[in-house]
RNA sequence: AAAACGCAAACUUAUCGAAAGGUAAGGACGCAAAGCCACAGGCCAGAACAAAAUGGCGGCUGGGUUGCCGAA
Numbered sequence: 001a002a003a004a005c006g007c008a009a010a011c012u013u014a015u016c017g018a019a020a021g022g023u024a025a026g027g028a029c030g031c032a033a034a035g036c037c038a039c040a041g042g043c044c045a046g047a048a049c050a051a052a053a054u055g056g057c058g059g060c061u062g063g064g065u066u067g068c069c070g071a072a
Base pairs, nucleotide, nucleotide: 006031007030011026012025013024014023015022016021029059035065036064037063039062040061041060042057043056044055045054
């Protein structure tokens, strides 16, 4: 590569949360790790402004770790 699988963006409904956002069902934009981890960077919420504390984003990047196939 191919094959067998897997996940599930936006949106809708319900619900939790101050919010970002999370959870469940529906739904598929896409993904070879779009499995997991908040350690580093970055972004978001919040904070009257600024800063700090706090929370979030792994489908932003790096890193760690586990996994499917086996032509080249």
Molecule: c-di-GMP-I riboswitch aptamer
Organism: Paenibacillus zeisoli